[in-house]
Context: one part of a larger RNA
RNA sequence: CUCUCUCAAAGAAACUCGACAAAAUAGCCCCAUAACUUUAGGAGAAGGGGUGCCUUCUCACAAAGGGGGUCACACUAACUAGGCCCAGGCGACUGUUUACCAAAAACACAGGUCUCCGUAAAUUCGUAAGACGAUGUCUGGGGGCUAACGCCUACCCAAUACCGGAAGGUCAAGGAAGUUGGUGACCUAAUGACAGGGGAGCCGACGACCGAAGCCCUAGUGAACGACAGCCAUAACUCUAACGGUCCUAAGGUAGCAAAAUUCCUUUUUGAGUAAGUUUUGACUCGUACGAAAGGCGUAACGAUCUAGGCACUGUCUCAGAGAGAGGCUCG
Numbered sequence: 001c002u003c004u005c006u007c008a009a010a011g012a013a014a015c016u017c018g019a020c021a022a023a024a025u026a027g028c029c030c031c032a033u034a035a036c037u038u039u040a041g042g043a044g045a046a047g048g049g050g051u052g053c054c055u056u057c058u059c060a061c062a063a064a065g066g067g068g069g070u071c072a073c074a075c076u077a078a079c080u081a082g083g084c085c086c087a088g089g090c091g092a093c094u095g096u097u098u099a100c101c102a103a104a105a106a107c108a109c110a111g112g113u114c115u116c117c118g119u120a121a122a123u124u125c126g127u128a129a130g131a132c133g134a135u136g137u138c139u140g141g142g143g144g145c146u147a148a149c150g151c152c153u154a155c156c157c158a159a160u161a162c163c164g165g166a167a168g169g170u171c172a173a174g175g176a177a178g179u180u181g182g183u184g185a186c187c188u189a190a191u192g193a194c195a196g197g198g199g200a201g202c203c204g205a206c207g208a209c210c211g212a213a214g215c216c217c218u219a220g221u222g223a224a225c226g227a228c229a230g231c232c233a234u235a236a237c238u239c240u241a242a243c244g245g246u247c248c249u250a251a252g253g254u255a256g257c258a259a260a261a262u263u264c265c266u267u268u269u270u271g272a273g274u275a276a277g278u279u280u281u282g283a284c285u286c287g288u289a290c291g292a293a294a295g296g297c298g299u300a301a302c303g304a305u306c307u308a309g310g311c312a313c314u315g316u317c318u319c320a321g322a323g324a325g326a327g328g329c330u331c332g
Base pairs, nucleotide, nucleotide: 001327002326003325004324005323006322007321010318011317014316027051028050029049030048031047036041038148052070053069054068055067056066057065058064083311084310085309087307088306089305090303091302095107096106111146112145113144114143115142116141117140124131125130149298150297151296152295156226160224161221162220164218165217168216169215170214174210175209178206179205180204181203182202183201186197187196188195230246231245232244256290257287269283270282271281272280
């Protein structure tokens, strides 16, 4: 010097990203316990007191309790054995997860809602047989989104999607009246070759007309995918704009919340907390670029969650020191 421990003056987080680590608290009995609350909780809240041994009484010889006495600095004497409070964010909760860097605010969840499915169900696996769903049958099964509970969930159907409609337009394979080409017995012609015509059949081409769904069309649907403006001007100081005008749109962001897990400017401004606070908290707010089931806002309880403050406590620190053990190092 390294590791594992022990002690400690005065101070007490001044350390540090951060009280990380350590210290502190601790059992049992009695008293006493706030806000808030879903009335169950919160709660072991917090905060106090007691605790050994001997004797005696109640008494069953146990336990508990009352009286008296008594050693020690210290009586749950060792071991064992909750630190607590205040405020906020997120997630209701218990639970689950990246075996081996992440345990969380992520996933799940009960609850909500939309949608598909009438049973040989829908969905799914398989080429199929077949299987699951299910030895179930809409109080059932599959899928999507949201996430207890409370108050709520505004406006837009123009685009996309889905569902309904069937008048009209378009439209495939196929069918098909008809038109047409090739071949073709045969005919014409001829010395022959060449050439011209051509029945039936066969092989092709075109084809009026018939022809479903779909698309066009039309209507509905947002807890479907999604969307939710601009400019100008106006009130007896100023400011602001309840009011007015105009343009565009399918409709122009409602309630609620808001420098937020979202705020660039920004350490916004302001109140609180501190001697001093880029963090925290209460407000204001035109929010570059919150916002209502990719839910909005609250919320008791809960959390090895995150953030801020306080009490207690301490070698985290001021600022180092002493001791024990193990190792290293030096010497042998």
This is a predicted structure of a 332-nucleotide part of an RNA (large-subunit ribosomal RNA, domain IV) from Gossypium gossypioides. Rfam family: Bacterial large subunit ribosomal RNA. Its family is annotated with ribosome and structural constituent of ribosome in the Gene Ontology. Its mean pLDDT, the model's own confidence on a scale to 100, is 86. The RNAcentral record of the full RNA draws on Rfam. The source organism's lineage runs through Eukaryota, Streptophytina, Mesangiospermae, Pentapetalae and Gossypium.